The RNA shown here (transfer RNA) has 59 nucleotides and comes from Vicugna pacos. The coordinates come from a structure-prediction model, not an experiment, and the mean pLDDT is 86. Rfam family: tRNA. Gene Ontology term of the family: triplet codon-amino acid adaptor activity.
[in-house]
RNA sequence: AUAGCUCAGGGGUAGAGCGUGUGCUUGGCAAGCACGAGGUCCUGGGCUCAACCCCCAGU
Numbered sequence: 001a002u003a004g005c006u007c008a009g010g011g012g013u014a015g016a017g018c019g020u021g022u023g024c025u026u027g028g029c030a031a032g033c034a035c036g037a038g039g040u041c042c043u044g045g046g047c048u049c050a051a052c053c054c055c056c057a058g059u
Stems, first nucleotide, its partner, number of pairs: 001059001004018004012049001020036005042058005
């Protein structure tokens, strides 16, 4: 080593910014506003009622 990109989250079913899609707005575009989609959390083991989170090994 986690969303397309940059990164949070450090035991209780994962978020932000940017990007992206749709709508509103415009003569049209941009900007703005609203809503949404997008994740086997690198791989394999172990501990635990429960692992993205702790431990071991690997890349």